Context: one part of a larger RNA
RNA sequence: CCUGCUGGUGAAUGGCUCGGCUCGAGGCGCCGACGAAGGGCGUGCCAAGCUGCGAUAAGCCCGGGGUAGGCGCAUGGAGCCAUUGAUCCCGGGGUUCCCGAAUGGGAAUCCUACCGCGCGAGCGGUACUCUGGUAUUAAGCCAGAGUGGGAACGGGGGGAAGUGAAGCAUCUCAGUACCCCCAGGAAAAGAAACCAAAAUGGGAUGCCGGGAGUAAGGGCGACUGAAACCGGCAGAGGGCAAACCGAACCCUUUGGCGAUAAGUCAAAGGGAAUGUGGAGUUGCAGGGCCUGGGUCCUCCCUUCUUUUGUUACCCGAAGUCCGCUGGAAUGCGGUACCGUAGAGGGUGAAAGUCCCGUAGGGUAAAACAAGAGGGGGAGAUGCCAGGUUCCCUGAGUACCACUGCCUGAUUUGGCAGUGGGAAGCUGGGUGGCAUUACCAUCCAACUCUAAAUACGCCCCGAGUCCGAUAGCGAACUAGUAUGGUGACAGAAAGCUGAAAAGUUCCCCGAAAGGGGGGUGAAAAGAGCCUGAAACCAGCAGGGGAU
Numbered sequence: 001c002c003u004g005c006u007g008g009u010g011a012a013u014g015g016c017u018c019g020g021c022u023c024g025a026g027g028c029g030c031c032g033a034c035g036a037a038g039g040g041c042g043u044g045c046c047a048a049g050c051u052g053c054g055a056u057a058a059g060c061c062c063g064g065g066g067u068a069g070g071c072g073c074a075u076g077g078a079g080c081c082a083u084u085g086a087u088c089c090c091g092g093g094g095u096u097c098c099c100g101a102a103u104g105g106g107a108a109u110c111c112u113a114c115c116g117c118g119c120g121a122g123c124g125g126u127a128c129u130c131u132g133g134u135a136u137u138a139a140g141c142c143a144g145a146g147u148g149g150g151a152a153c154g155g156g157g158g159g160a161a162g163u164g165a166a167g168c169a170u171c172u173c174a175g176u177a178c179c180c181c182c183a184g185g186a187a188a189a190g191a192a193a194c195c196a197a198a199a200u201g202g203g204a205u206g207c208c209g210g211g212a213g214u215a216a217g218g219g220c221g222a223c224u225g226a227a228a229c230c231g232g233c234a235g236a237g238g239g240c241a242a243a244c245c246g247a248a249c250c251c252u253u254u255g256g257c258g259a260u261a262a263g264u265c266a267a268a269g270g271g272a273a274u275g276u277g278g279a280g281u282u283g284c285a286g287g288g289c290c291u292g293g294g295u296c297c298u299c300c301c302u303u304c305u306u307u308u309g310u311u312a313c314c315c316g317a318a319g320u321c322c323g324c325u326g327g328a329a330u331g332c333g334g335u336a337c338c339g340u341a342g343a344g345g346g347u348g349a350a351a352g353u354c355c356c357g358u359a360g361g362g363u364a365a366a367a368c369a370a371g372a373g374g375g376g377g378a379g380a381u382g383c384c385a386g387g388u389u390c391c392c393u394g395a396g397u398a399c400c401a402c403u404g405c406c407u408g409a410u411u412u413g414g415c416a417g418u419g420g421g422a423a424g425c426u427g428g429g430u431g432g433c434a435u436u437a438c439c440a441u442c443c444a445a446c447u448c449u450a451a452a453u454a455c456g457c458c459c460c461g462a463g464u465c466c467g468a469u470a471g472c473g474a475a476c477u478a479g480u481a482u483g484g485u486g487a488c489a490g491a492a493a494g495c496u497g498a499a500a501a502g503u504u505c506c507c508c509g510a511a512a513g514g515g516g517g518g519u520g521a522a523a524a525g526a527g528c529c530u531g532a533a534a535c536c537a538g539c540a541g542g543g544g545a546u
Base pairs, nucleotide, nucleotide: 001542002541003540004539005538006537007536008535014529015495016494019466020465021463022462023461024460026459027458028456029455030149031148038099039098040097041054042053043052045077046076049073050072060093061092062091063090064089065088069081070080071079104112105111106110113126114125115124116123117122127147128146129145130144131143132142133141134140153184154182155181156180157179158178164171168219194202195201206233207232208231209230210229216224217223237448238447239446240394244278245277248276249271250270251269252268253267254266255265256264257263283425285393286392287391288390289387290386291385292384293383297379298378299377300376301375302374304373305372306371307370308369309368310367311366313362314361315360319335320351321334322333323332324331336353337352338342344356345355346354399420400419401418402417403416404415405414406413427443428442429441430440431439482489483488502528505516506515507514508513
């Protein structure tokens, strides 16, 4: 030096999984001054961390479920609780320190004041903004609301650049990222001054598949990029202003009735002729008004009844038969049974019939949601026909010019600025340049509206997904330890065994450790399943050099 063996070290590999990831035309979806989300500090017999809880502090009370054990993770010591039903699970209630919108004033989670009440310990009030009321105005007082948070989703207001154009400025990236405001369980949009195209036209909005990378735009470069229409999902339509009538109306407070309801009655005060209320709401014009005729319903509340669902649970078939191996039977041989259940998991190896479950059924004192019934209450002539000299039908609006922005659109639609500025039913808008005539179509300048749609902090189910350097950063005290002044960055770390049976006892040793012996199927001995290689040591054999 090579080879082999035996050990050590080391952690790969295999197997496992209380965790992830993804999907679901599954569910569910807001919380907060009645003090949230989030945190600080406490709280246990012994208590550092996590979890729970809050000075009533791993808990208190009531109701329901459930059954023999229980005092969280967490297996110890001590001591308790429980068949007078604990622990546990579900529903309801009580308590709920300090900070935090944080709200009497101030502050690094702690200080400190005023007013009222109370003998006292103490209790209540005192933030700002807005609205309403009171008040001669103001200050003040009374009542109500808002403030903050939320994973993504939504609407609105602002709004880049790297990049691409092989440079760069219009353009693109992109109305993206980001910032701000606001809302909801969804939001937004939405009942045609729409779209079509010559027709027996369609008929709110939204979303999906096409139309289509088409038409169109574009230093006609790079690139950008619709709509009609067709097929689907879903489906729903309403209310005002005005004409006419003219107080016939509404609100607040208090009291009565009612069920702490809807509502109704009474009194007082207020609003309201700058119009409360009734009527009325459209384009085949409609409505008012006049005449005549006819007939029906709509909405609100929920003490009560009932149905369904959710929030605990309950029942649930059939071998633990014989023999063998084994530490152990679920294995093997034999022989039975159930099945609306042979999904799955557990059990000392591989179990339809051992356990939990599964198929299939059942269940709620209490709370919540939706529907129905019953009851209570409010409103009401809305429809049809005829007539019409008359009245009404949304103005700095429509529209025009110029400039700018968004848009595929100089032509469409929207917005902003400047300057002009209508009509009034014999009316007005639109029909991809403009204008005229016809034709077609609709009725702006007020407003509300479920579903189909989006998302996933959350619950459930599933998987040709991952299996501890993977899968979330996190299977474990994980946004922890740790680093940084800070914004922020951010790990590693799973496995004894069926059961602790976790090695009584003896020997060596200061101990660590080792040798016996014992447990166990096996030391698997806690630096614990398997235990590769690099690396280290010892032993054996072989070869070479000095």

Record summary: This is a predicted structure of a 546-nucleotide part of an RNA (large-subunit ribosomal RNA, domain I) from a Candidatus Aenigmatarchaeota archaeon. Rfam family: Archaeal large subunit ribosomal RNA. Its family is annotated with structural constituent of ribosome and ribosome in the Gene Ontology.